[in-house]
RNA sequence: AACGAUAACGGCAAACCUGUCGAAAGACUGGGACGCAAAGCUAAAGGGCCUUGUAUACAUGGCAGCCAGCUACCGAAA
Numbered sequence: 001a002a003c004g005a006u007a008a009c010g011g012c013a014a015a016c017c018u019g020u021c022g023a024a025a026g027a028c029u030g031g032g033a034c035g036c037a038a039a040g041c042u043a044a045a046g047g048g049c050c051u052u053g054u055a056u057a058c059a060u061g062g063c064a065g066c067c068a069g070c071u072a073c074c075g076a077a078a
Stems, first nucleotide, its partner, number of pairs: 003075002011036002016031002019028003034065001040070003046067002048063003052059002
């Protein structure tokens, strides 16, 4: 570097419920755990998806728990 245990120390928290914000997608607070070895950060690098504008295009905002980029704890086996 790569890889990822029924390992260690720890961490995060889907759906749903409460409250607040938003036209919406959605965000945040508290509860709650489906899962996660990057479920950490990045949406003024890119793809994708979602919202609104009737609609292609385009614009608008959103999603990092879709791909991607960057950084990082631990160390069994191969």